The prediction has a mean pLDDT of 76. Bacterial large signal recognition particle RNA from a Candidatus Aenigmatarchaeota archaeon, 271 nucleotides, folded computationally.
RNA sequence: CAGAGGCUGGAUCGGGGGGCCAGGCGUACCCUGUUACUGCAAACCGUCUUUAUGGCAGGAUCGAGACCUUCGGGCGGCAGCAAUCGUAUAUGGAUGCCCGCUGAUUUGACGUUGAGGCCCUGUCCUGCCGGAUCGUUAUCAUGGUGAAACGGGUCAGGCCCUGACCGGAGCAGCCCUAAGCUAUGGCAUUGAUGCUGGCGGGGUCGCAGGGAAGAGAAGAAUCGGCGAUCAGCUGAAAUGUAUGAUACUGUCCACCGAGGGACCGCCUCUG
Numbered sequence: 001c002a003g004a005g006g007c008u009g010g011a012u013c014g015g016g017g018g019g020c021c022a023g024g025c026g027u028a029c030c031c032u033g034u035u036a037c038u039g040c041a042a043a044c045c046g047u048c049u050u051u052a053u054g055g056c057a058g059g060a061u062c063g064a065g066a067c068c069u070u071c072g073g074g075c076g077g078c079a080g081c082a083a084u085c086g087u088a089u090a091u092g093g094a095u096g097c098c099c100g101c102u103g104a105u106u107u108g109a110c111g112u113u114g115a116g117g118c119c120c121u122g123u124c125c126u127g128c129c130g131g132a133u134c135g136u137u138a139u140c141a142u143g144g145u146g147a148a149a150c151g152g153g154u155c156a157g158g159c160c161c162u163g164a165c166c167g168g169a170g171c172a173g174c175c176c177u178a179a180g181c182u183a184u185g186g187c188a189u190u191g192a193u194g195c196u197g198g199c200g201g202g203g204u205c206g207c208a209g210g211g212a213a214g215a216g217a218a219g220a221a222u223c224g225g226c227g228a229u230c231a232g233c234u235g236a237a238a239u240g241u242a243u244g245a246u247a248c249u250g251u252c253c254a255c256c257g258a259g260g261g262a263c264c265g266c267c268u269c270u271g
Stems, first nucleotide, its partner, number of pairs: 001271007009264001010062004014032004022049005037058004067261007076252005083246009096233002099227009110216001118211006124202008132193004137188001139186007151176004159168002
């Protein structure tokens, strides 16, 4: 120096990102890769403390494809910022519709058998005077009714007086009347109706009648102008918030390519 064996020596048996945590790993999530162990526990969690890059038990291996390092590419993740786009939502209210007035064009009906406007009157409200109707009250006239007894007349019968006539009081009936009641009418008073006539005042969209003059006026459609513009629809721009995508910057990086380096230790035996 090389080879073989042994070791209760050491190392290896995937890596990375974010998250969690004071921090390192792990389980769980995501990415990536493979020739790349097995079992058990582990999110209000498991284990550890800068020598932290997992713990416990078992097994395999001693390789370089896996270790260290330089350069390039790079899946994916994270952070930042403003930009663009999308989605949701809140604020926001443009514009248009609707509405009012008006202009132009078109159109078919209406119109000299008179359009639209103008004047007068009525219809509406109201004041005064007169009348009417209905009612209230008072009075007068006329008619009717109206008194068991306590009004009148006549009073049958009966009663009283008498020897008798005469006479007396008087019920029922009949007649009459008082107060009262009622009907009608007259005059007056007062109220209601606003019915009627007259004289005024106000109002007058529409309607009706009349009058002078005489050619348009209304509707519909289209296109405009002005107004109103929240009563109702429509809801643009813009702004804010959340979120997603893209781009940019920074950062970590599986994996790939190229280069360099390192590739156990100890013991025994053999050459």
It is recorded under the gene name ffs. It matches the Rfam family "Bacterial large signal recognition particle RNA". It is annotated as a non-coding RNA gene. The sequence is in RNAcentral, with records from ENA.